[in-house]
RNA sequence: GAGCGGGGUCCGGACGGCGGUAAGGCGUGAACCUGGUCAGAUCCGGGAGGAAGCAGCCAUAAGCGUCCUCUGCCGGGUGUUCGGGCCCCGCUCGGG
Numbered sequence: 001g002a003g004c005g006g007g008g009u010c011c012g013g014a015c016g017g018c019g020g021u022a023a024g025g026c027g028u029g030a031a032c033c034u035g036g037u038c039a040g041a042u043c044c045g046g047g048a049g050g051a052a053g054c055a056g057c058c059a060u061a062a063g064c065g066u067c068c069u070c071u072g073c074c075g076g077g078u079g080u081u082c083g084g085g086c087c088c089c090g091c092u093c094g095g096g
Stems, first nucleotide, its partner, number of pairs: 001093016018075005024067005034059004042051003
C1' cells in the first nucleotide's frame, strides 16, 4: 500500500412500527339568531280556505367526543435492511 473480516460512531435511502395531525367513518350537536315538517295557540277570511309560526319531531353548520382498517403530512434516545464517511482491531498478500 492492496484485499478480506470484525467492532464503535455519524450520515443518507427503502420498508415497517409508534406518536401527532389532516382528511374520512360513527356519534353528539343551534331556546331565537339554520333548514324541513309544524299539534296547540295566533292572524286573515262570511265560509271554503289561507298566512306567519312556538313547542315537539327530523335533518344539519361550527364545535365536541370517538375510531383509526385504508390515504396524505410531520416527528423520534424506534425496528429491519442497504449504502457511505470517520476511528479502532484482526488476518492475508505485496513494496521500501